[in-house]
RNA sequence: UCGACGCGCGGGAGAGCGUGGGCCGCAAGGCCCGCCACCGAAGGAGCAACCGCCCCGGAAUCUCUCAGGUCAACGGACCGCGCGGCGA
Numbered sequence: 001u002c003g004a005c006g007c008g009c010g011g012g013a014g015a016g017c018g019u020g021g022g023c024c025g026c027a028a029g030g031c032c033c034g035c036c037a038c039c040g041a042a043g044g045a046g047c048a049a050c051c052g053c054c055c056c057g058g059a060a061u062c063u064c065u066c067a068g069g070u071c072a073a074c075g076g077a078c079c080g081c082g083c084g085g086c087g088a
Base pairs, nucleotide, nucleotide: 001088002087003086005084006083007082008081009080010079011078016036018035019034020033021032022031023030024029037070038069039068043066044064045063046062050058051057052056
């Protein structure tokens, strides 16, 4: 100096505050179960561009939507900075 990993901080999108029933509540509203619609950037799965120590492996921001999500909060791939040890 570079690389991957871990931690901390900052940034971080998309899509119904839908609908039926029940419960709590003075109300506003909240929660639960179901139904329909929708999103993809936790995770998972699939194809495979591509890559490698090459006939065997690793593989996505693509695809699917099981999970997750659709006011806010939480979460959030990924990016930046700092710290830690490890490797070159």
A computed fold for an 88-nucleotide RNA from Hankyongella ginsenosidimutans, annotated as Glycine riboswitch aptamer. Of the family's consensus pairs, 90% are formed in the model. The prediction has a mean pLDDT of 78. Its Rfam family is "Glycine riboswitch aptamer". From the family's description: This family represents the bacterial glycine riboswitch. Glycine riboswitches usually consist of two metabolite-binding aptamers domains with similar structures in tandem. The aptamers cooperatively bind glycine to regulate the expression of downstream genes. In Bacillus subtilis, this riboswitch is found upstream of the gcvT operon which controls glycine degradation. The organism belongs to Hankyongella, within Bacteria.